[in-house]
RNA sequence: AAAUGAAAAAAGCAAAACCAUUGAAAGAUGGUGACGCAAAGCCACGGGCCUAAAGAAAGACGGCAAACGAUUCCACGGCAGUCGGGCCGCCAAA
Numbered sequence: 001a002a003a004u005g006a007a008a009a010a011a012g013c014a015a016a017a018c019c020a021u022u023g024a025a026a027g028a029u030g031g032u033g034a035c036g037c038a039a040a041g042c043c044a045c046g047g048g049c050c051u052a053a054a055g056a057a058a059g060a061c062g063g064c065a066a067a068c069g070a071u072u073c074c075a076c077g078g079c080a081g082u083c084g085g086g087c088c089g090c091c092a093a094a
Stems, first nucleotide, its partner, number of pairs: 004092002012037002017032006035081001041087003045084003048079003055073003061069002
């Protein structure tokens, strides 16, 4: 230095749930709380997943009809605790 993660130590993060704020939603932020985590630190670059406001489609449903709603598509919105990749990092046996 690379790969790896046994033991120990020092530190760290915080799932679900509940509350508040925010957002169209997914989700995010803060508080309480710990299921877990050796990158559960950072980055949406690739796959995947979630949502569908705006936009588009279709007029077969509601509506006398138009509007609107419902329906379908769609990320420029998200998830790094979904996998891969990139960057950085504590300790250490074989």